[in-house]
The RNA shown here (SAM riboswitch aptamer (S box leader)) has 105 nucleotides and comes from a Chloroflexota bacterium. The sequence was found by an Rfam model in a public genome assembly.
């Protein structure tokens, strides 16, 4: 990287290295010399895999050793589509994109 399935309104940060970026593209808007990205150490958060125990249908309930993930804003908002309002705009629903997990050739 393909596909296929589920989740994404909730929760968790400090220190060392580093030295301008980051937030997935684009607009917006925001973080950042009161130190961005990334690495590395420690702690954390959750509960996809996973392990108990119950049910019996893919479901409750409880755990946290291991494999992943994650720890500024709703995925930080919008992008298409449709509904509605108090129509410079604003709510909603859906999709689409994107990010994880699991499984697949």
């Nucleotide at each position: 990287g393909u596909c296929u399935c589920a989740u994404c309104a909730c929760g968790a940060g400090c220190g060392g290295u580093g030295g301008a970026g980051g937030g997935a593209a684009c607009g917006g808007c925001c973080c950042g010399a009161c130190g961005a990205a990334a690495c590395c150490g420690c702690g954390g958060c959750a509960a996809c895999c996973c392990c108990c125990a119950a049910a019996g249908c893919g479901u409750u309930g409880g755990g946290a050793a291991g494999g992943u993930g994650c720890c500024a804003a709703u995925u930080c908002c919008g992008u298409c589509a449709g509904a509605g309002a108090u129509u410079u705009u604003c709510u909603c629903u859906g999709g689409g994109a994107g990010a994880u997990g699991a499984g697949u050739g």